[in-house]
Context: one part of a larger RNA
RNA sequence: CGCUGGAGUCUUGAGGGAAGUCGGUCCUAGUACGAGAGGACCGGACCGAACCAACCUCUGGUGUACCAGCUGUUCCGCCAGGAGCAUCGCUGGGUAGCUAAGUUGGGCAGGGAUAAGAGCUGAAAGCAUCUAAGCUCGAAGCCCCUCCCAAGAUUAGGACUCCUAGGCCGGUCGGAGACUACGACCUUGAUAGGGCGCAGGUGUAAGCUCAGCAAUGAGUUCAGCCGAGCGCUACUAAUAGGCCGAUCUG
Numbered sequence: 001c002g003c004u005g006g007a008g009u010c011u012u013g014a015g016g017g018a019a020g021u022c023g024g025u026c027c028u029a030g031u032a033c034g035a036g037a038g039g040a041c042c043g044g045a046c047c048g049a050a051c052c053a054a055c056c057u058c059u060g061g062u063g064u065a066c067c068a069g070c071u072g073u074u075c076c077g078c079c080a081g082g083a084g085c086a087u088c089g090c091u092g093g094g095u096a097g098c099u100a101a102g103u104u105g106g107g108c109a110g111g112g113a114u115a116a117g118a119g120c121u122g123a124a125a126g127c128a129u130c131u132a133a134g135c136u137c138g139a140a141g142c143c144c145c146u147c148c149c150a151a152g153a154u155u156a157g158g159a160c161u162c163c164u165a166g167g168c169c170g171g172u173c174g175g176a177g178a179c180u181a182c183g184a185c186c187u188u189g190a191u192a193g194g195g196c197g198c199a200g201g202u203g204u205a206a207g208c209u210c211a212g213c214a215a216u217g218a219g220u221u222c223a224g225c226c227g228a229g230c231g232c233u234a235c236u237a238a239u240a241g242g243c244c245g246a247u248c249u250g
Stems, first nucleotide, its partner, number of pairs: 001152001005163007015149004021049007033038001051106005059100004066093005071086006110144003117137004166244004170186005191237003194233005200226003207220005
């Protein structure tokens, strides 16, 4: 831009894509078969491998805005306590998120038409013949069935509702994201930040008191600090607003 009034919501599915795998054990059954050795078809149950998808409860990884320990050095006048730098200075842990090695799920079953092949009926050719007419079966393969996209499917579909309806700009943001788009919210407000509480992490802060000559230890103290998590709360910021939007419709 189109889809022949505009708009919101829900859809149909032409067409396209994905998936499709394999193995082992047991039962049937040491049965059929076979002199024996050996050893099934058919059918059933269970366990796996690799692959695919989703997710983070568990097990872990990461986690340079979290916590603690430690070294050197510079600085905060000194002590104490800290800050900067040293690969995030090094080391030990670690929330959210993202993740696999973790967790859960998937391949099934069924229908249709067939291939090689197996057949029925059956002439040409009084017989025979699966084929010439006709018919029945028969694959991990083909078409459906399952999942995903999908009306620019210009053949532009359908249903319901609304008519200043709705949309856009602007702003606060997001498990959405390169931009855009998509989604939440904009005071009739929990959208983000802050505050408060909780979860969770670290692991018992500083100061003071006590014990010890001291290093150090103990108590106060399951303390202190704390990114992203879960709630509550208008304290801050989403103010105020602007623009577009029918005349082959009513």